This is a predicted structure of a 111-nucleotide RNA (TPP riboswitch aptamer (THI element)) from Sphingomonas sp. AAP5.

RNA sequence: CGCCAUUCCCCGGGGGGCUGCUGAUCGGCGGCUGAGAGGGGGGCACGAGCCCCCGACCCGCAUCAACCUGAUCCCGUUAAUACGGGCGUAGGGAGGGAGCGGUGACCGCCC
Numbered sequence: 001c002g003c004c005a006u007u008c009c010c011c012g013g014g015g016g017g018c019u020g021c022u023g024a025u026c027g028g029c030g031g032c033u034g035a036g037a038g039g040g041g042g043g044c045a046c047g048a049g050c051c052c053c054c055g056a057c058c059c060g061c062a063u064c065a066a067c068c069u070g071a072u073c074c075c076g077u078u079a080a081u082a083c084g085g086g087c088g089u090a091g092g093g094a095g096g097g098a099g100c101g102g103u104g105a106c107c108g109c110c111c
Base pairs, nucleotide, nucleotide: 001104002103003102004101006099007098008097009096010095011060012059013058014057017032018031019030020029021028022027038054039053040052041051042050067092068091069090073086074085075084076083
């Protein structure tokens, strides 16, 4: 000096789905998956399809895919989502500091 792993601090990125009943796709009571599907406030209510705050969780250089796009994608599977495979070495995507350990190269000194 490089690489790998890991801890702490600060900062930052991200998603919150599927489904049954019930006037109700934003209320109520359940079921499923998941790391996470929580709480509070506001707006719209027939053309709105949401917005904000807090918390938990995940992730921060990515050929470990947090997450977004392609995508109302393709095959399998499932009640459906989830899940497995493809797309996919795709296009995007949020990092600084300090410490500890391992390893390698080079340089210096000694034998």